[in-house]
RNA sequence: CAGGCGGGUUAGAUGGUCGCAUUGCUCUUUGCAGCAAUAGAGGAAAGUCCGGACUCCACAGGGCGGUAUGCCGGGUAACACCCGGGAGGGGUAACCCUACGGAAAGUGCAACAGAAAACAGACCGCCUGCCGUACCCCGGUACGGUAUGGUAAGGGUGAAAAGGCGAGGUAAGAGCUCACCGGCGACGGGGGUAACUCCGUCGGACUUGUAAACCCCAUACGGAGCAAGAUCAAAUAGGGAGAUAUAUAGAUGCUGCCCGCAUCUGUCUCCGGGUGGAUCGCUGGAGGUUGCGGGAGACCGUAGCCCAAGAUAAAUGACCAUUAUCCGAAAGGAAACAGAAUCCGGCUUACAAACCCGCCUGGCUA
RNA sequence: UGGGAAGUCGUCCAACGGCAGGACACAUGACUCUGGAUCAUGUUAUCGGGGUUCGAAUCCCUGCUUCCCAGCCA
Numbered sequence: 001c002a003g004g005c006g007g008g009u010u011a012g013a014u015g016g017u018c019g020c021a022u023u024g025c026u027c028u029u030u031g032c033a034g035c036a037a038u039a040g041a042g043g044a045a046a047g048u049c050c051g052g053a054c055u056c057c058a059c060a061g062g063g064c065g066g067u068a069u070g071c072c073g074g075g076u077a078a079c080a081c082c083c084g085g086g087a088g089g090g091g092u093a094a095c096c097c098u099a100c101g102g103a104a105a106g107u108g109c110a111a112c113a114g115a116a117a118a119c120a121g122a123c124c125g126c127c128u129g130c131c132g133u134a135c136c137c138c139g140g141u142a143c144g145g146u147a148u149g150g151u152a153a154g155g156g157u158g159a160a161a162a163g164g165c166g167a168g169g170u171a172a173g174a175g176c177u178c179a180c181c182g183g184c185g186a187c188g189g190g191g192g193u194a195a196c197u198c199c200g201u202c203g204g205a206c207u208u209g210u211a212a213a214c215c216c217c218a219u220a221c222g223g224a225g226c227a228a229g230a231u232c233a234a235a236u237a238g239g240g241a242g243a244u245a246u247a248u249a250g251a252u253g254c255u256g257c258c259c260g261c262a263u264c265u266g267u268c269u270c271c272g273g274g275u276g277g278a279u280c281g282c283u284g285g286a287g288g289u290u291g292c293g294g295g296a297g298a299c300c301g302u303a304g305c306c307c308a309a310g311a312u313a314a315a316u317g318a319c320c321a322u323u324a325u326c327c328g329a330a331a332g333g334a335a336a337c338a339g340a341a342u343c344c345g346g347c348u349u350a351c352a353a354a355c356c357c358g359c360c361u362g363g364c365u366a
Numbered sequence: 367u368g369g370g371a372a373g374u375c376g377u378c379c380a381a382c383g384g385c386a387g388g389a390c391a392c393a394u395g396a397c398u399c400u401g402g403a404u405c406a407u408g409u410u411a412u413c414g415g416g417g418u419u420c421g422a423a424u425c426c427c428u429g430c431u432u433c434c435c436a437g438c439c440a
Stems, first nucleotide, its partner, number of pairs: 001362010012323007020040001021038006027031001042337001046348002049346005054225004061259004066221005071085005086100001087098004101216002106214002108210003123155002125151003128147009163181002166178003182206001184203008229280004239271006249265005273439003287306008325334003367436007376390004384420001392408005413429005
């Protein structure tokens, strides 16, 4: 210098004018009044995909079913998140990725092609027996036919053809036999909390793939959600029609079902009627930040400091000036994704431009 | 704001994980003097991206779009 990898930060700044929101103060102008103050949107406020807090329902009982997670250890309020490690895969490397339990418990599936697809399998080929023909000359060779023949070495098909390689063996072949390698299982030893790993001995010829198919194993899970829920106020036709049940019943809580428990006497559908206001919940919290200590890290402990939207159809805006960044000779232009709605911890997705830190590979120079 | 459901030719619907099919519509041709009807032929699609699998409309993850439901009296 070029290319790359990992992590982090900002999300333009300052001032003025007008406007909005919230809070406080003032007032016989009690008003969409005046004055003052305000660190008045985000890293994702988003998707609502997970996990909690909180609230209500029997403080949530039993069974079946269902859902989720799935190598090991740790962190956490909790998680499907995070950290560290293992194994596998990718990259020259920095580093990155992984839904990563079980296919030797059972069931299912494996289209097309191919002879044969999970109980393996005989199309070509190879070999054997028998028959026929031809040749050589008297038991061989070639070709053809035949056999509920043998054979998985070779060809070809396929995503996948039932370990690899060599020797023996055989009519031809084959884990048929044997050595070595690989894999599997058992045992023993070393390291590690563990996943796992290294070494040795023995065993039997060796077991396809798929569980993001059913399933099995282990672990966890009661349901609903701030339109939860509480209080007050307002309003009126607790009306009509149909269906269904009538207590050994029905409905609700209660969710898929059953049992059980509690409460009520109705419930469901359609047509109507009224009201759609206020207060609380509501933002001080698993809060933020700085230092110190512990830890490899996620994170934890402790001391100090700080308080930073809380609205309800929903405020957070517009313009001007100066200036920072980029483009341009200049005039001038560019500047993303997007906007709280009970609150937190994550994940995922979207994102202009700029900066910082660490590292890897290659080239050049000293 | 919360809870749920669905995306397949232009439209309405199908399709055990194994060649995406039907009806209507559209286009072309035949028939007809012309049009319609009829007959024949044809074009066109799995919402986007990624994964599992030999193979995905179908299974899984993620994004996008559309639709539905929900106040109180009661």